[in-house]
Molecule: Guanidine-I riboswitch aptamer
RNA sequence: ACAUUAGUUUUCUAGGGUUCCGCGGUCCCGCAGGCCGGCCUGGUCCGAGAGAAGACGCACGGCUUGCCGUGUUCACGGAGGGAUAAAAGCCCGGGAGGA
Repeated sequence: ACAUUAGUUUUCUAGGGUUCCGCGGUCCCGCAGGCCGGCCUGGUCCGAGAGAAGACGCACGGCUUGCCGUGUUCACGGAGGGAUAAAAGCCCGGGAGGA
C1' cells in the first nucleotide's frame, strides 16, 4: 500500500418507546365520553451483524438414498441521518474510523 469472507429464517431476550389496552389525574350526574401524563411497574407493539435457542441451508462422514451423526469459527466501533405513534443494541451498517 492492497485485499479477504463470515448464508436465510422463526421464536425469544437485553434494550426501547407510548399508537391501542390498562393505570393515574382532570372535565362530567356518570363505571360512558373528552383532554393530560411513559420523571406509569405493566399487556399489545418495535427489537439485536458483533445476545440466546430452533429450523432450513452448507461442509464432512455413515448407510438402508433420504435419513442419521458431527461441525458451522471470529467480530472494538462513534457522530449524524431515516422509518414508524414514538424510541431504541431497529435501518443506513460487519458503514466511517480503529485494531